Model confidence (mean pLDDT): 81 of 100. SAM riboswitch aptamer (S box leader) from Psychrobacillus sp. OK032, 104 nucleotides, folded computationally. Its Rfam family is "SAM riboswitch aptamer (S box leader)". Gene Ontology term of the family: regulation of gene expression.
RNA sequence: UUCUUAUCAAGAGAAGCAGAGGGAAUGGCCCUACGAAGCUUCAGCAACAGACUGCUAUUUGCAAUACUGUGCUAAAUCCAUCGAUUUAAUUCGAAAGAUGAGAA
Numbered sequence: 001u002u003c004u005u006a007u008c009a010a011g012a013g014a015a016g017c018a019g020a021g022g023g024a025a026u027g028g029c030c031c032u033a034c035g036a037a038g039c040u041u042c043a044g045c046a047a048c049a050g051a052c053u054g055c056u057a058u059u060u061g062c063a064a065u066a067c068u069g070u071g072c073u074a075a076a077u078c079c080a081u082c083g084a085u086u087u088a089a090u091u092c093g094a095a096a097g098a099u100g101a102g103a104a
């Protein structure tokens, strides 16, 4: 990088350095000198995989812990984008994207 698969309306930020951008893309709408991106430290959230424990009962399922590997800590993946239904949208599906696990 590509493929497969699961999830994506919940949850959780302070300090230091730094100094103008950021929210994937496009449009919108927002955040930002009352300090953006990035880096560091500490803290937190969650429970995807591993681990451990209990129940189930045969390798399944459920629950708990949060030890390990990730992930995350403005706004629904911020909203829309393509299609369907429609008087209407906190509608439904898809695409794209993000994250985990597996494979090449």
Stems, first nucleotide, its partner, number of pairs: 001104008013042005021031003025081004043073003048069003051065001053063003077096001082093003